Context: one part of a larger RNA
RNA sequence: GGUUCACGGAGGAUGCCUAGGCGCUUAGAGCCGAUGAAGGGCGUGACCAGACGACGAUACGCCCGGGUGAGCGGUCAAGUACGCUAAGCCCGGGAUGCCCGAAUGGGGAAACCCGGCGGAGUGUUUAAGCUCCGUCAUCUCUGAGGAUUAAUGGGCUCAGAGAGGGGAACCGGGGGAACUGAAACAUCUCAGUACCCUGAGGAAAAGGAAGUAACAACGAUACCCUAAGUAGCGGCGAGCGAACGGGGUUCUGCCCAAACCAUGUAGACCUAACGGCCUGAGAGCUUAUGUCUAUGCGGGGUUGUGGGGCACUCUAGGGACAAUCUCAGUUGUCCCAGGGCGCAGGGGUUCGGCCAGUCGAAAGACCCUGGAACGGGCUGCCAUAGAAGGUGAAAGCCCUGUAGAUGAAGACUGGACCCCGGCCCAGAGUGUUCCCGAGUACCACGGGGCACGAGGAAUCCCGUGGGAAGCUGGGGGGACCACCCUCCAAGGCGAAAUACUCUAAGCGACCGAUAGUGAACCAGUACCGUGAGGGAAAGGUGAAAAGCACCCCGGAAGGGGAGUGUAAAGACCUGAAACCGUGAACCUACAGACAGUCAGAGCCUCUCUUCGGAGGGGUGAUGGCGUGCUUAUUGAAGAAUGAUCCGGGGAGUUUUUAGGAGUGGCGAGGUUAAGAGAAUGCAAUCUCGGAGCCGUAGGGAAACCGAGUGUGAAUAGCGCGCCAAGUCGCUUUUAAAAGACCCGAAACCGAGCGACCUACCCUUGGCCAGGGUGAAGGUUCACUAACCUGAACUGGAAGCCCGAACUCGUAGUCGGAGCAAAGACUUGGGAUGAGCUGAGGGUAGCGGUGAAAUGCCAAUCGAGCUCGGAGAUAGCUGGUUCUCCCCGAAAUGCCUUUAGGGGCAGCCCUGAGAUUAGGCUGCCGGAGGUAGGGCUCUGGAUGGGUAAGGGGGCGCGAGCUUACCGACCCCAACCAAACCCCCAAUGCCGGUAGACCAUGCUCAGGAGUGAGACGGUGAAGGAUAAGCUCCAUCGUCGAGAGGGCAACAGCCCAGACCGCCAGCUAAGGUCCCUAAGUGCGAACUAAGUGUGCAAGGAUGUGGAGUUCCCCAGACAGCCGGGAGGUUGGCUUAGAAGCAGCCAUCCUUCAAAGAGUGCGUAAUAGCUCACCGGUCGAGGGGUUCUGCGCCGACAAUGUCACGGGGCUAAGUUCGUCACCGAAGCUGCGGACUGUAGUUUGUUAAAACUGCAGUGGUAGGGGAGCGUCCCCGUCAGCGUUGAAGCUCAGACGGCAAGUCUGUGUGGAGCGGCGGGGAGUGAGAAUCCCGGAAUGAGUAGCGCCAACCCUGGUGAAAACCCAGGGCGCCGAAAGCCCAAGGAUUCCUACGGAACGUCAGACGGCGUAGGGUAAGUCGGGACCUAAGCCAAAGCCGCAAGGCGCAGGCGAUGGACAGCUGGUCAACAUUCCAGCACCACCCAGAUUUCGUUGAUCUACGGGGGGACGGGGUAGGAUAAGGAGAGCAUUCCCAUCGGACAUGGAGUGUUGUCCCGUGUAGGUCUAUGACCGCCGGAGGAAAAUCCCCGGUGCGAGACUGAGGCGGAUACGAAAUCCCUGGCUACGGUCAGGGAGAUUCUUCUGAUUCCAGGCCUCCAAGAAAAGCCUCGUAAGUAGAUGUUUGGGUGCCCGUACCGCAAACCGCCACAGGUGGGCUGGGGUAAGCACCCCAAGGCGUCC
Repeated sequence: GGUUCACGGAGGAUGCCUAGGCGCUUAGAGCCGAUGAAGGGCGUGACCAGACGACGAUACGCCCGGGUGAGCGGUCAAGUACGCUAAGCCCGGGAUGCCCGAAUGGGGAAACCCGGCGGAGUGUUUAAGCUCCGUCAUCUCUGAGGAUUAAUGGGCUCAGAGAGGGGAACCGGGGGAACUGAAACAUCUCAGUACCCUGAGGAAAAGGAAGUAACAACGAUACCCUAAGUAGCGGCGAGCGAACGGGGUUCUGCCCAAACCAUGUAGACCUAACGGCCUGAGAGCUUAUGUCUAUGCGGGGUUGUGGGGCACUCUAGGGACAAUCUCAGUUGUCCCAGGGCGCAGGGGUUCGGCCAGUCGAAAGACCCUGGAACGGGCUGCCAUAGAAGGUGAAAGCCCUGUAGAUGAAGACUGGACCCCGGCCCAGAGUGUUCCCGAGUACCACGGGGCACGAGGAAUCCCGUGGGAAGCUGGGGGGACCACCCUCCAAGGCGAAAUACUCUAAGCGACCGAUAGUGAACCAGUACCGUGAGGGAAAGGUGAAAAGCACCCCGGAAGGGGAGUGUAAAGACCUGAAACCGUGAACCUACAGACAGUCAGAGCCUCUCUUCGGAGGGGUGAUGGCGUGCUUAUUGAAGAAUGAUCCGGGGAGUUUUUAGGAGUGGCGAGGUUAAGAGAAUGCAAUCUCGGAGCCGUAGGGAAACCGAGUGUGAAUAGCGCGCCAAGUCGCUUUUAAAAGACCCGAAACCGAGCGACCUACCCUUGGCCAGGGUGAAGGUUCACUAACCUGAACUGGAAGCCCGAACUCGUAGUCGGAGCAAAGACUUGGGAUGAGCUGAGGGUAGCGGUGAAAUGCCAAUCGAGCUCGGAGAUAGCUGGUUCUCCCCGAAAUGCCUUUAGGGGCAGCCCUGAGAUUAGGCUGCCGGAGGUAGGGCUCUGGAUGGGUAAGGGGGCGCGAGCUUACCGACCCCAACCAAACCCCCAAUGCCGGUAGACCAUGCUCAGGAGUGAGACGGUGAAGGAUAAGCUCCAUCGUCGAGAGGGCAACAGCCCAGACCGCCAGCUAAGGUCCCUAAGUGCGAACUAAGUGUGCAAGGAUGUGGAGUUCCCCAGACAGCCGGGAGGUUGGCUUAGAAGCAGCCAUCCUUCAAAGAGUGCGUAAUAGCUCACCGGUCGAGGGGUUCUGCGCCGACAAUGUCACGGGGCUAAGUUCGUCACCGAAGCUGCGGACUGUAGUUUGUUAAAACUGCAGUGGUAGGGGAGCGUCCCCGUCAGCGUUGAAGCUCAGACGGCAAGUCUGUGUGGAGCGGCGGGGAGUGAGAAUCCCGGAAUGAGUAGCGCCAACCCUGGUGAAAACCCAGGGCGCCGAAAGCCCAAGGAUUCCUACGGAACGUCAGACGGCGUAGGGUAAGUCGGGACCUAAGCCAAAGCCGCAAGGCGCAGGCGAUGGACAGCUGGUCAACAUUCCAGCACCACCCAGAUUUCGUUGAUCUACGGGGGGACGGGGUAGGAUAAGGAGAGCAUUCCCAUCGGACAUGGAGUGUUGUCCCGUGUAGGUCUAUGACCGCCGGAGGAAAAUCCCCGGUGCGAGACUGAGGCGGAUACGAAAUCCCUGGCUACGGUCAGGGAGAUUCUUCUGAUUCCAGGCCUCCAAGAAAAGCCUCGUAAGUAGAUGUUUGGGUGCCCGUACCGCAAACCGCCACAGGUGGGCUGGGGUAAGCACCCCAAGGCGUCC
């Protein structure tokens, strides 16, 4: 280290539970708000801080009424104290109700600031000031008022009423996308959806026909079912999609305008009349009592078989009054009586409902178990109550309840009735033609909406332009016209049925803590983000806290005892797994590897034993075989994908409509939908409901006909039909529409949020050490007639130079999971400018900004971010969860904006039907033109012959000639996919027969496949290359295991149902590894060939031919010869056999070349050919063939037989054995199919025979398990359920089931059915937990620590002391922003701190921030923002004068010292100053109107860059004095000069008015006069004139006065504490003076000079007037009084801000002012001061 067992830790699954959710039913309810809402902020409690809830300064509550009631002061959350007690609690009604918020007096950064008026209080009565109460916004409407105007209007003032804002969904209206679908896309679709805006209500909207229809009729609207996926619309694509009618729910109808009458008002007109005064007659009156116009109120009237008005006629209670008078009539009004309607008016009565409650039956102190009885046993009882929950386990009778009864002062509310108020009470007829909704209907054009996309397009609505009729009229009936029918527009109201939500009660084949809401828990919380916005995790002790007293160890945490309890369940139920341990058994240190499996010794152990042994468990020496899972693929162990591990979660669902199958009901019929009703066990169920649908008849385009019909001339033929089965449920499968199996884009669109980053711009501020160069100009000189020009000096320009701060980021290095999501170091650019920077603002995504890089717009940019449409779409990738049984593919064809996707076909499965069609073989008969062959044809092509013809040459020409070309023809030999006079084998078709096999076809439903791979053969492409590409055909793999090929998908053998320690074989093998022959016979090979290779090469060797030489002596060796003409000729310097050219003869010979080679300058010389001798038997060449040799070079290492090794154990031939597989056989078993028999009868079982059982995609069949429901088992259970753990048994040893041990402590199961959120290993899945890496990297600038002591349980780190080191234009000090208690003290140490910690910016508690003068507000204005008026815009909203807000600017009165643990310009001390009020004194002014108020004029405030002189001060240096300490100074005493250190300060205020500056003899200041300007006015400003004649204004510093302060080192005294070093407190002593040098960027100073780019506003302040009213006002001085709100701690270049951090980064201003050196703020070293916190 491994395996196993036992016991633990860690962790939080599982089981059980439910406090919370989810869905629905029934009933009820449905707006709140200026009487201040919704929503918030801040407060309110005895201890007591917080959170939730409640409440509001009357603050855990006040008052009244009702109920209940003995306890109460809410919960977390216990306790104490103190209280209350008709308290408390519940219900109803009142009171109070801070601040913000529509927010409303003004402002504003919500919860704050500042006011006006009236009143009250306080302030000494009165004032400043402070407090309280009330009131003060805007808009709209109505009314009133006075003024103004020619008049209206507007505006102003007043009064009254209303509005404003909020609300989840539902509703009306105004605007209105895109992704998507159409496999692209534009009309179209998504969709009038999302979204924005606006308005209303409890509902909204719609609504009483200018309707729908069709010759019949209906009778408002809304909603449901149907009609119907019909009619239609539609790139007639995708898709969109009615209505009429029918059945239901609920029901409800009305009112104006007009005619006409009467009357009011205004205006006009008119003859006493032809008008009027109700009618007739008479009388009389009448300039309005008439007529007309306009308008208001009232009456009248409201319809389409037209209605109404008016006039007349007819009929109809009573009375009174009136209508100029009389008579007669008529009309009107009022009253009485009677009748009717029933309000969408009010009130009352009564009966209810609702908002608290009340009553409410019945068991036991029996026995058993137990901690506990509600369990078991026994014996009872109630029930209009056996719903449910609780109680120490499971309760009708214990508790709360339940059934059933009952109940209200008050609020709200329903029904009925009554009263009041309101309304109506005539109808008919005739006549007349008065009225009946106008820029309307309609038309044209352009649009929109209607299911209807411009279409033949009606109907409805809008825009623009035209523009009626008016009842003898008008609209509609889907263009239009006629007839006919129907209705009456251009005015209005209006319940119910419908939608949505809340509340209450209840229900659930809904969830049960990763589920169910995001949220069971103090959740829209913590946390993230600038913001819009995003958004968690987290339940359980026990019956009861009985929550462990006490003891021991320990600083504590914690542990050990003891105790409680049924049980430690101890901060918690149960308590799985990963993971981490402890103990024990066995194994392991020469051994390789998917980690197993089979065989198996030894060791340990248990049981039984007849003691012989047998059986079980653990371990596993050694041997055989053996390349994970998944996905995707032709093909993966793959070094292709995915997974660290474990646990939990995690994917074909639901609805509708169709098709199929199964099953059930009824059946020529079947069936209801919405809805209704009944009872009940109360959403079940049952009964109605026949609208509608399907079927019962088809054919046809249709008319139409009909068992037929269409076509057709047809009585023909043909097509489609007829000869009868459907329909409605349920289950399952498939399709379509929906997100449709799950996860996944990049994108598109809408509405918002962002310029705290960054870009640019606007306003207002700030910053830039030091040094250098030396432009223009100026002065002087020279020069010139004058310029010009020159020189010197002066001067101080510049996108000038060098260089810090600052800013940028050139190069290199480091860094790279960093210090840092852009840094560090070194180097570098700019550094008075187009510079840098702060604060406040502006510009916004279809956009902005951009010295321009597609850069930047919050770590995001070729189009930001957030939310929404939204589950966009994804022909793409990944993933897709239990078991067994049967069958089983494809990777092909055609088409495809198609090629990795589809449609149809092919191939597969399932079912049904008719059935033997099918396969194979033999025989017979066919069609055909391939292989081969051939050259007739079509073409190609070679040689020869012949040869027409052509070319060349010659010739004057005829013509001749030619070694050139050459057709046809002949001979010979050839080539061809697109040649054939020929022509197979196979294959194909048909027929027939058959030992055999069992297929084939049709229909219906379900698929998958349409990437193929290699091998053989035949072709093509390529190069007769490819593990290449593409076809054909067969095989295998794919989807196929087994044996062989060492290993090795595709090759060879062979197709795995299971078991067997049986047998036989195939391929291939038999020396060892390794099963089987060291077999037999015959050869070959010598190369380790075998055990890699070609052309080519070679006296390797075996075999078979052929040819030549040879005893007349071959071949080889040895001996000898190898001559002469001649040095052949030529050439050459030479050339003699042998440089070269030509020739290559002759002679002698046995033979010998005018020479085969070597050689020489050339000769010479040596050879060869050739000949002779010797030797003595075969020799030479060539061809074919078996096996060998060379050719033969690669990378870690022999590595080209699997190895050893082999001379066979190689090769060839022959032969006999054997081995060898999951093949075949044998034995046993299972299942499927089929046939038969038997039994059974909706389905099946048993037996026998035969056949079968590899399998991916895929089809079919049968089961297991999980959760929930119903029924049942009078089921199980505290004598112990589920879950968990381990073991055993059973079953097709499948999914699984059962039993037992331990744990656990309250629920659970069997059977029969039903219903699903129903099964996990993979999705770079989600959540949680735990490993590995690893005790590894690292511990965040190399400024640095060390010693002693203290504290303490413990000290590298804390404290004290002493050293050492670092910064010192900071790493010191002070502000602003930002943060928000971090500040100080005490205590503490879990966590935080990169270690530790006694310490801390940590935890707990307590404390701490004091202002008239500092900053801000009560003052001012800039950019910009808001915005009465006004303008624009569908809406939302955008702009905008006046006015307001708004600092980064203007204005504005305090200094020094002391003091606290912590604050100080704030407290204290001292001395000042500012504003206001009162009083006193005094000056001056004022009714000829001061002052005040309002308004205006003027001045002033008031401004740039650069340069620069002077004076001063700050500050510093030096020297002296003084004070003090130390050294000198050594044992005691005394002690000089000298040296060294330190210190030696000083503001505000008052007075004076210096240096300097400005104006000024070009006349200032101070006066006077005048004036056309400053919108009026002015005494002011300005201008002019004039008088005077030299100052006026400003101004640092200094000086004087006043007032002090305290320091330091130091010394002394007293006291406290002490770490013995000191420290703190109190008191006392104590110098404080002078000279000189340097010297500011500060002050004078808004100075001066200069330049061009010409450099805020307003108020305070001074002054002037105008207007109104008022009587006091002002200066000085004295005294007294008042002085509000906010900030104030602490950090603040950083450990407290921005960067997730105690982060090497970033962050504006001031101290410009320390010493030495220096030009210097550079650099180096130091002071003050601060650090060394980096384990």